[in-house]
Molecule: transfer RNA
Organism: Chitinophaga sp. YR627
RNA sequence: GCCAAUCUAGCUCAGCUGGCAGAGCAACAGUUUCGUAAAUUGUAGGUCGUGGGUUCGAAUCCCAUGGUUGGCU
Numbered sequence: 001g002c003c004a005a006u007c008u009a010g011c012u013c014a015g016c017u018g019g020c021a022g023a024g025c026a027a028c029a030g031u032u033u034c035g036u037a038a039a040u041u042g043u044a045g046g047u048c049g050u051g052g053g054u055u056c057g058a059a060u061c062c063c064a065u066g067g068u069u070g071g072c073u
Base pairs, nucleotide, nucleotide: 001072002071003070004069005068006067007066010025011024012023013022019056027043028042029041030040031039049065050064051063052062053061
């Protein structure tokens, strides 16, 4: 330099033939316990890498661009 994959909650990841952004773990609170852990119930947490475009409507489609990983040279 060329090609491909990937970027969504603190972490690991779903959600893709456009239509309410979710799960597990972690965090916080309640119940339980003499107390802690475990168990159980609940709560909070997101400008979907960034900037534009298409559309009534975009995490999802298009363009540009950045990070990470792999391959080729």